Context: one part of a larger RNA
RNA sequence: UUGGGUUUAAAGGGUGCGCAGGCGGAGGCACAAGUCAGCGGUAAAAUCGCGGGGCUCAACCCCGCUCCGCCGUUGAAACUGUGUCCCUUGAGUGCGCGAAGGGUAGGCGGAAUGCGUGGUGUAGCGGUGAAAUGCAUAGAUAUUACGCAGAACUCCGAUCGCGAAGGCGGCCUACCGGCGCGCGACUGACGCUCAUGCUCGAAAGCGUGGGGAGCAAACAGGAUUAGAUACCCUGGUAGUCCACGCCGUAAACGAUGACUGCUAGGUGUCGGGGCUCACGGGCGCUCGGUGCCGCAGCAAACGCAGUAAGUAUUCCACCUGGGGAGUACGUUCGCAAGAAUGAAACUC
Numbered sequence: 001u002u003g004g005g006u007u008u009a010a011a012g013g014g015u016g017c018g019c020a021g022g023c024g025g026a027g028g029c030a031c032a033a034g035u036c037a038g039c040g041g042u043a044a045a046a047u048c049g050c051g052g053g054g055c056u057c058a059a060c061c062c063c064g065c066u067c068c069g070c071c072g073u074u075g076a077a078a079c080u081g082u083g084u085c086c087c088u089u090g091a092g093u094g095c096g097c098g099a100a101g102g103g104u105a106g107g108c109g110g111a112a113u114g115c116g117u118g119g120u121g122u123a124g125c126g127g128u129g130a131a132a133u134g135c136a137u138a139g140a141u142a143u144u145a146c147g148c149a150g151a152a153c154u155c156c157g158a159u160c161g162c163g164a165a166g167g168c169g170g171c172c173u174a175c176c177g178g179c180g181c182g183c184g185a186c187u188g189a190c191g192c193u194c195a196u197g198c199u200c201g202a203a204a205g206c207g208u209g210g211g212g213a214g215c216a217a218a219c220a221g222g223a224u225u226a227g228a229u230a231c232c233c234u235g236g237u238a239g240u241c242c243a244c245g246c247c248g249u250a251a252a253c254g255a256u257g258a259c260u261g262c263u264a265g266g267u268g269u270c271g272g273g274g275c276u277c278a279c280g281g282g283c284g285c286u287c288g289g290u291g292c293c294g295c296a297g298c299a300a301a302c303g304c305a306g307u308a309a310g311u312a313u314u315c316c317a318c319c320u321g322g323g324g325a326g327u328a329c330g331u332u333c334g335c336a337a338g339a340a341u342g343a344a345a346c347u348c
Stems, first nucleotide, its partner, number of pairs: 003320004008301001012316001014200001016198002021193003025087001027085005033080002035076008049065006090190001091187003094183005102176007109153001113149008124135002161168002205246006214240002219235004257315002260312003265293009274283003297304002321348003330341004
């Protein structure tokens, strides 16, 4: 390389958009590039392959045939392609209805916590396995009134919803995005996938400026212990929050790429529609989501099973024994931290 694979053995890119490329629905007509067939030319000889022959065999030698193909020409028209006409089921648009913790910005609210001030009040509080450090007669803890600050939104809450993923949860408003159902009016294949590229991307971290209640790496002290650079306790700075700009990683997980068709059922739940009854409701009904169980089938097994890991087509990504190593070198990116790409010697 071929092949075989990628939930858990090595292997699905963190996510989306998307150029090139690859692939692509139904019908008619035309062309004949691919495709197929006939004929002709060329494909030097030797060599190789096949068949046969000659040296006693073989090597060696001789004869014949074949030789991926390429070019020309004449035809065929199923498939692919190209052109053209046409279709509506794929895709999109429109109209009507609907659900949501989708995004951005602004405003508002209560509880809790801490702090400040005043009142009441007096000797403890706090903390633990037990303690101590710590706080407190300069009046703490507790309680009460008022005020200030920052952060997060109890219950509802779910086996739930929304989003491409990361993710999103108090209330209100504005703006923006996607989705579902019904109708079947419009366009008429406008589609799928996507190397490179671009976008978004938890937490931590970085830059500048703000903010700082609680929590809390580092750090300090108290304990524990043989020791205790820990677990426990008392404190506590970055950080956590906001704005703008970087970083670009993750067990970024469903450890399962995207799209589409097909393939028993049962049951719960969320959103919409239909039929029926109209008082709760009911249904061998239907579309979309989200769970569980389960047949065929698949699977090394575990298990998966219409949300496939079944069965098929298309396109992309990736794997090819362990260690060395996600290291070194080089390159690109980054303020840095580092990220991306990514070996070999050697060794088992």